[in-house]
This is a predicted structure of an 833-nucleotide part of an RNA (large-subunit ribosomal RNA, domain II) from Nephroselmis olivacea. The source organism's lineage runs through Eukaryota, Viridiplantae, Nephroselmidophyceae, Nephroselmidaceae and Nephroselmis. Rfam family: Eukaryotic large subunit ribosomal RNA. Its Rfam clan is "LSU clan". The family has 88 seed sequences and 107,465 matches in Rfam 15.1. On this family, see Yusupov et al., Science 2001: "Crystal structure of the ribosome at 5.5 A resolution".
Context: one part of a larger RNA
C1' cells in the first nucleotide's frame, strides 16, 4: 500500500410511529357586525347603477415648450451633405462645415454698444510656539463703475445746419463685471391635435321616397228592400171670372228607415308577454252622394299637401328617411383595471358675459442648495397706538318722568280798575337747584383680551480724516481709516434659511362663545377657536359633528368618559336628607320639550305678631246707657244713602261685622270674662310632589322592572372597562453613531442606540404580475404548457414555490429593451346560464 471483516458521529438516507404545535375543510354555540360602487356637507337609505359567469373594455401616440435627473463633449455642441467598409439597411470610420442653439446687449426705429472695483458674511489655504495674522473659492447682502434707452447739460468745430468732448441723474433694461452651453434619453407638467373612454338636443352637404297617407286630374268599377211624396199631368166639384177644392197620376230630393259598403259613439266591455306595434264583441253614425273604391298621373323636406287636427308625407313629423362632414362639441352625467411604504390637503383671497366653470394667491408634495445660531400660534420686562365691554347723563349731544323754588321776559284765562310794562289770582313756556329712565350711527372716564416695536458684533467706546449738506463755529450729520472692550447682555422651547417644479382644491357642514336679519326655524349671513369632511376606538340603547381618547402587530398591568338589580363586565355597597304621584311619579350634557298661574300635599327657611300678667282653638256667659246721634227720606230705631264718629258706666261692648224687618224687633260678629293648660297666628320664600297637560296602527326612563329604590339631592369607599397611559417583544420608516474587503463575489454592507407609525383628493418611493424582441443560463415524452387539488411551504401584500391527479409538446429564471400590459361596477359590448 491492497483485499477482507468489525466498530463508528450531533453525518446522509429508507421504513414505521405519532405528542405538543401548525394548516385546511365542515358543524354547533357565544359576542361583534346594515350593501357594494357613486355624486354629496351628509347614504344602510323610501337617492341612482348592480341576477350570475366568461372574454373584450378607458391618460395613448406625436409636435413644441418648461423644470429636474443621467450620459457625452465643452466656448462650443449637433449624422446636414459627400465618401469608405459592409449584405441593397443599420451600427463603424473619414472629409466638409450648410443649418440650429450658444458665445452681447439695449431701443419703436435710425443706430449705438460692455471687463479684472470696495465693504460685510464666507469653505478653505498659507505663516506663526501660543495669542493671532495674511490671502480669501462658490454663493448671499450692499455700495460704486461700465453698455444701451430715457431726462437734463452743452466745451469744440461748423456749410448755420449739424457735430457732439468732459462732467451728470432719487429714471430704466430679459445687460457687462474672465464664459456654460449643446446633443441624446427618461420622469413630471402645459398647450395643439378625436387627446382618458362612452353619451346629446343641434348644424351643414348630397341624395331616396306619394306601394302608407293628403289633395288635384284622367280612366274604370260599385251601391238590397221600404217610407215620405216636389214640379208637371188627368178627372171630378165649385165659381161670372180670376181661380179654388177634392181624388188620382207622377216620382223630385247633398229627404227618411235600413242591407252591403264606408265610418267609429258608448260599454271607458274583451284583449292588453294580444289574433293584432290598435284587434274582437255588442251598441252606434251614414248609406244616391261634398258617396265608396281599383289603376294611372301630378305635387318632395324649410318642400309638398291640408273641409285646418300642426293633421298627413311608408309603424318616423312643431320640419321625413339614407349617406357624408364626424371619433361633431358638451364648463354636464356615468365609468376609469395590481400591491405595500412615507407625506398629506381644500371648499378661502382677487379677477372673469363669473355663480354646476376657470385663472390667481393660499393650503400640499417632491427635488435640492446654503449653513450652525437664528427662529417661535409661549411668557416676562419696557414702550406705543386704540374707544369695544363696562360706566356716565345732579359732564357736552340726543331722548326722557316727577314734583319744588322763582320771576327779568313771554302766551292764555280771570278779579279790581277808565286805562297803565298798574296790583293780585291762576295755567303754561322759561330760569334755578334736584329727581326717574336711556343711546349701533352719544360721551368726560375707560378695561380684559387681541395688536406693533425692542431686549446687542449690523454692538459699546476712544481718536483721526473726507464732504459742494449743516452750523456763529472743525459745530452737527453721514461716510471712511485706525485703537480698545469682548462667553451671556430676560425666561422657555427648538436646528434654521433659501430656491426650482407641480398635483388636488376653489359646493362645505357642526359645536361653545360673540354677532346681523327674521315672530321663529334642523332658517339665512359673519367673527375667534375646535371638530366632522378625510377617522376608526370606548361611552351617549340607536347616531357624521356631543363626552373620553386618536390607531403598526401581539400578550401583561392601570385608567378616562360612562357605569356596577337582570338583559350586561362590575357593590341589591356604606352614611344623610327628600319623594307616594289612578287620565300619566321619576330616572343623567348635546337630546328628542312644556309655560304663565295655582295647591291648608309634605319638608325647610325668613320676617312680624300673640302667649303662665293664661294666648290660639273649643264650650259657656255678657255684648249696656246718653241715643230712635245729625242730615236726608213716604219710612231709615247700629246695618238704602251722606258727612261726622264723641261722652258715660265698665272686665268689656263699634254712633256698629253680617243675617233680618215696610220700619221696629230678634239673632250674630268685633270686644270682655269663665272653664281648659302650652304653645299659637299671619305674610313671604324655596325643595320634592300634584293641578294646569287633548290626536289619530299598539309603545317605549333602551327593555324588564324598581318604592327605607334599581327615583331625586349630597358625601365616602370598592370594583368594571378603550386601539388612551406604563413597561415588554416583533415589523416598518426616519435620525444618530461605530465598524468597514488580508479569505470566491459583495458597500445598495454589518452592528448599536433613539424617536415615530390615523388618513379621502393628491404627491413620492419601492415592488408583484402579463404579451413581444435581444443577451445569457436552464427545464422537458423518465412527460412541457394549461387545468384540478379535503396536500405542504414562503412573502405585510400584489403574488410565488413544491407534492399529487389530469394532460400530451413545448416552457421558464436573470439582465436589458419595448407595450394595444392587470376590471366588479360604465341602464358598458358579445356570448352563455
Nucleotide at each position: 500500500g491492497g483485499c477482507u471483516c468489525g466498530g463508528g458521529a450531533c453525518g446522509c438516507u429508507g421504513g414505521c410511529g405519532g405528542a405538543a404545535g401548525g394548516u385546511u375543510a365542515c358543524u354547533a354555540c357565544u359576542c361583534g357586525a346594515c350593501c357594494c360602487g357613486u355624486c354629496u356637507u351628509g347614504a344602510a337609505a323610501c337617492a341612482c347603477g348592480g341576477a350570475c359567469c366568461a372574454a373584450g373594455g378607458a391618460g395613448u401616440c406625436u409636435a413644441a415648450c418648461a423644470u429636474g435627473u443621467a450620459u457625452g463633449c465643452g466656448a462650443g455642441c449637433c449624422g446636414g451633405u459627400g465618401g469608405g467598409c459592409g449584405g441593397c439597411a443599420a451600427a463603424c470610420c473619414c472629409a466638409u462645415g450648410a443649418g440650429g442653439c450658444g458665445c452681447a446687449a439695449g431701443u419703436a426705429a435710425c443706430c449705438u454698444g460692455a471687463c479684472u472695483g470696495g465693504u460685510g458674511g464666507g469653505a478653505g489655504u498659507c505663516c506663526g510656539u501660543a495669542c493671532g495674522g495674511a490671502c480669501g473659492c462658490a454663493c448671499c447682502a450692499u455700495c460704486g463703475a461700465c453698455c444701451g434707452a430715457c431726462c437734463a447739460u452743452g466745451a469744440u468745430c461748423u456749410u448755420c445746419u449739424g457735430u457732439g468732448a468732459a462732467a451728470g441723474g432719487u429714471u430704466u433694461g430679459a445687460g457687462u463685471a474672465c464664459g456654460a452651453g449643446u446633443a441624446u434619453a427618461c420622469c413630471u407638467g402645459u398647450u395643439g391635435g378625436g387627446a382618458c373612454c362612452c353619451g346629446a338636443a343641434a348644424g351643414a352637404u348630397g341624395g331616396u321616397g306619394a306601394a302608407c297617407u293628403a289633395u288635384g286630374c284622367c280612366u274604370g268599377a260599385g251601391c238590397a228592400g221600404g217610407g215620405c211624396g216636389a214640379a208637371g199631368c188627368c178627372a171630378g166639384a165649385g165659381g161670372a171670372a180670376a181661380c179654388u177644392c177634392u181624388g188620382g197620376u207622377g216620382g223630385a230630393g247633398g229627404c227618411u228607415c235600413g242591407u252591403a259598403g264606408c265610418g267609429a259613439u258608448a260599454c271607458u266591455g274583451a284583449c292588453g308577454u294580444g289574433c293584432a306595434a290598435a284587434u274582437c264583441g255588442u251598441u252606434c253614425g251614414u248609406c244616391a252622394g261634398a258617396c265608396u273604391u281599383g289603376g294611372g298621373u301630378a305635387u318632395a323636406g324649410g318642400g309638398g299637401c291640408g273641409a285646418a287636427a300642426g293633421a298627413c308625407u311608408a309603424a318616423u313629423c312643431g320640419a321625413a328617411c339614407c349617406a357624408u362632414c364626424u371619433a361633431g362639441u358638451a364648463g354636464c352625467u356615468g365609468g376609469u383595471u395590481c400591491c405595500c411604504u412615507c407625506c398629506g390637503a381644500a371648499g378661502u383671497u382677487u379677477c372673469c358675459c363669473u355663480c354646476a366653470g376657470g385663472a390667481u394667491a393660499g393650503c400640499a408634495g417632491u427635488u435640492g442648495c446654503u449653513u450652525u445660531g437664528u427662529c417661535a400660534g409661549u411668557u416676562u420686562u419696557a414702550u406705543c397706538a386704540g374707544g369695544u365691554a363696562a360706566a356716565g347723563c345732579g359732564a357736552a349731544u340726543g331722548a326722557u318722568u316727577a314734583g319744588a323754588g322763582g320771576c327779568a321776559u313771554u302766551g292764555g284765562g280771570g278779579a279790581u280798575g277808565a286805562a297803565a310794562c298798574a296790583u293780585c289770582c291762576u295755567c303754561g313756556a322759561c330760569c334755578u337747584a334736584u329727581u326717574c329712565u336711556c343711546a349701533a350711527a352719544c360721551u368726560u372716564u375707560a378695561a380684559a383680551u387681541a395688536g406693533g416695536u425692542a431686549a446687542g458684533c449690523u454692538g459699546c467706546u476712544c481718536c483721526g480724516g473726507u464732504c459742494g449738506c449743516u452750523u456763529a463755529a472743525u459745530u452737527g450729520g453721514a461716510c471712511c481709516a485706525g485703537g480698545g472692550c469682548g462667553a451671556a447682555g430676560a425666561a422657555u422651547g427648538c436646528g434654521a434659511g433659501c430656491a426650482a417644479c407641480u398635483a388636488g382644491u376653489g359646493g362645505g357642514c357642526c359645536a361653545u362663545u360673540u354677532u346681523u336679519g327674521g315672530u321663529a326655524a334642523g332658517c339665512a349671513g359673519a367673527a375667534c377657536u375646535g371638530g366632522c369632511g378625510a377617522u376608526g376606538c370606548g361611552g351617549g340603547a340607536u347616531g357624521a359633528a356631543c363626552c373620553g381618547a386618536a390607531a403598526g402587530c401581539u400578550g401583561a398591568g392601570u385608567u378616562a368618559c360612562g357605569g356596577u338589580g337582570c338583559c350586561u363586565a362590575a357593590c341589591u355597597g356604606c352614611g344623610c336628607g327628600c319623594u307616594a304621584a289612578c287620565c300619566u311619579a321619576g330616572a343623567u350634557c348635546c337630546c328628542a320639550c312644556a309655560a304663565a298661574g295655582g295647591g291648608u300635599g309634605u319638608u325647610g327657611a325668613u320676617u312680624g305678631a300673640u302667649a303662665u300678667a293664661g294666648a290660639c282653638a273649643g264650650c259657656a256667659g255678657g255684648a249696656c246707657g246718653g241715643u230712635g246721634g245729625u242730615c236726608a227720606u213716604g219710612g231709615a230705631a247700629g246695618u238704602c244713602g251722606a258727612a261726622a264718629u264723641c261722652c258715660g258706666c265698665u272686665a268689656a261692648g263699634g254712633a256698629g261685622u253680617g243675617u233680618g224687618u215696610a220700619a221696629c224687633a230678634a239673632c250674630u260678629c268685633a270686644c270682655c270674662u269663665g272653664c281648659c293648660g302650652a304653645a299659637u297666628c299671619a305674610a313671604u320664600u324655596a325643595g320634592c310632589c300634584c293641578c294646569g297637560a287633548a290626536a289619530a296602527u299598539g309603545g317605549a326612563u333602551g327593555g324588564c322592572g324598581c318604592u327605607g329604590a334599581a327615583g331625586c339631592g349630597c358625601g365616602c369607599g370598592a370594583c368594571c372597562u378603550a386601539u388612551a397611559c406604563u413597561g415588554a417583544g416583533c415589523c416598518a420608516u426616519c435620525g444618530a453613531g461605530a465598524c468597514g474587503a488580508g479569505u470566491g463575489c459583495g458597500a445598495g454592507g454589518u452592528c448599536u442606540c433613539g424617536a415615530u407609525g390615523a388618513g379621502u383628493a393628491g404627491g413620492a418611493g419601492g415592488g408583484c404580475g402579463u404579451g413581444g424582441g435581444g443577451a445569457u443560463c436552464a427545464u422537458u415524452g423518465c412527460g412541457c404548457a394549461g387545468c384540478c387539488u379535503g396536500a405542504g411551504g414562503c412573502g405585510c401584500g400584489a403574488g410565488c414555490c413544491u407534492g399529487g391527479g389530469u394532460g400530451a409538446a413545448a416552457u421558464g429564471g436573470u439582465c436589458u429593451c419595448u407595450a394595444g400590459u392587470g376590471c366588479a361596477g360604465a341602464u358598458c359590448u358579445u356570448g352563455g346560464u